The RNA shown here (Bacterial RNase P class A) has 388 nucleotides and comes from an Acidimicrobiia bacterium.

RNA sequence: GUAGUUCACCGGGCGACCGCAGCAACUCUGUGACCGAGAUCGAAAGACCGACGUCUCGAGGAGCGCUGAGGAAAGUCCGGACUCCAAAGGGCAGGGUGCUGGAUAACGUCCAGGCAGGGUGACCUGACGGAUAGUGCCACAGAAAGCACACCGCCGAUGGCCGUGCGGGAAACCGCCGGAACAGGUAAGGGUGAAACGGUGGUGUAAGAGACCACCAGUGCUGCAGGUGACUGCCGCAGCUAGGCAAACCCCACCCGGAGCAAGAUCAAGCAGGAACAGGAUGACCCGUCCGCUACGUUCCAGGUAGAUCGCAUGAGGCAGGCGGCAACGCCAGUCCCAGAUAGAUGGUCGCUCUCGACAGAAUCCGGCUUACAGGUGAACUACGCGC
Numbered sequence: 001g002u003a004g005u006u007c008a009c010c011g012g013g014c015g016a017c018c019g020c021a022g023c024a025a026c027u028c029u030g031u032g033a034c035c036g037a038g039a040u041c042g043a044a045a046g047a048c049c050g051a052c053g054u055c056u057c058g059a060g061g062a063g064c065g066c067u068g069a070g071g072a073a074a075g076u077c078c079g080g081a082c083u084c085c086a087a088a089g090g091g092c093a094g095g096g097u098g099c100u101g102g103a104u105a106a107c108g109u110c111c112a113g114g115c116a117g118g119g120u121g122a123c124c125u126g127a128c129g130g131a132u133a134g135u136g137c138c139a140c141a142g143a144a145a146g147c148a149c150a151c152c153g154c155c156g157a158u159g160g161c162c163g164u165g166c167g168g169g170a171a172a173c174c175g176c177c178g179g180a181a182c183a184g185g186u187a188a189g190g191g192u193g194a195a196a197c198g199g200u201g202g203u204g205u206a207a208g209a210g211a212c213c214a215c216c217a218g219u220g221c222u223g224c225a226g227g228u229g230a231c232u233g234c235c236g237c238a239g240c241u242a243g244g245c246a247a248a249c250c251c252c253a254c255c256c257g258g259a260g261c262a263a264g265a266u267c268a269a270g271c272a273g274g275a276a277c278a279g280g281a282u283g284a285c286c287c288g289u290c291c292g293c294u295a296c297g298u299u300c301c302a303g304g305u306a307g308a309u310c311g312c313a314u315g316a317g318g319c320a321g322g323c324g325g326c327a328a329c330g331c332c333a334g335u336c337c338c339a340g341a342u343a344g345a346u347g348g349u350c351g352c353u354c355u356c357g358a359c360a361g362a363a364u365c366c367g368g369c370u371u372a373c374a375g376g377u378g379a380a381c382u383a384c385g386c387g388c
Stems, first nucleotide, its partner, number of pairs: 001384010012353007020068004026060001030057001032055003038049001040047002070359001074370002077368005082260004094256005099113005114128001115126004129251002134249002136245003151190002153186003158183002161179003165176004198216006217241002219238003223234004264310004273301005279291004317336003321332004354357001
């Protein structure tokens, strides 16, 4: 320099004006609570009224101030918090997860490692427990696809068949030789297939074959060594050679109660429902005075609709630092407060500027995964070429 790999990050900037949402300051009046100067009544105990002040709630809020979407706010695919319902405990059924160790509130996530596969390499990918627990399936082709199979080929030792071959025998027949390939043997070779029951060489045989032998490969078992473990290395033994599929049933281990913020809680018009009701005020008391006695009324009660409030943003929170850990992450102290509605705010116009701007928009909240994304930045590493 070119081509790559992994990880982390950014997602136009500055300014003016107008507009929207939330909050605070401020202003206003009223409700309620507290405190209580003091007033009235009473013999007292006490009763009653109560200025100023403080707090709370409510309404307004011109102008001013502060704040106002994302890395995915998305898909709603996993996991939790929270809420209500259910629930002694255990099991069955059903669902999920599946190499090992760790992280975490939890996870199907993350980190580190093992093994397998891919890449020259940095590195990437993996539903990666069990196929000697059992059952089932293996398209097409092929003879045969599982305690397999004889289509071609090879053999035909053995049993049978043929010979106007030979020898023996009185004959029946026996022995030998030759032939064909009927029974049969054979998985070495051909052929089919994704896959055909280890490979090479030899012994052996009628022909063959782990049938046997040597070496190699694999598997299982025993032992030793390393590792927390998955697993790895080495020695020995056994001819053991065992097909694949569990994203087929199944077996094994572990996990899982249901519904979801329209969860749920508080207050509570109107309509409908239920209950009570003739006297009250003034006054120590009586008289008196005033008000009411329209049940189509008044007062109270319960559940609860509309509506309002809470849930609802101080959180497994952000930032920078220290310590522990390979890391995921944890601990410590400091600092910051950072959208929040209920028809649902976050927009528009203009100026300057640059590399000319993608995907996209909160609705209970977090941790992940997945998907979309113009362009740009940083760090570490790899291969090749060149120069010193």

It matches the Rfam family "Bacterial RNase P class A". By type it is a ribozyme. Gene Ontology terms of the family: dimeric ribonuclease P complex, tRNA processing and ribonuclease P activity.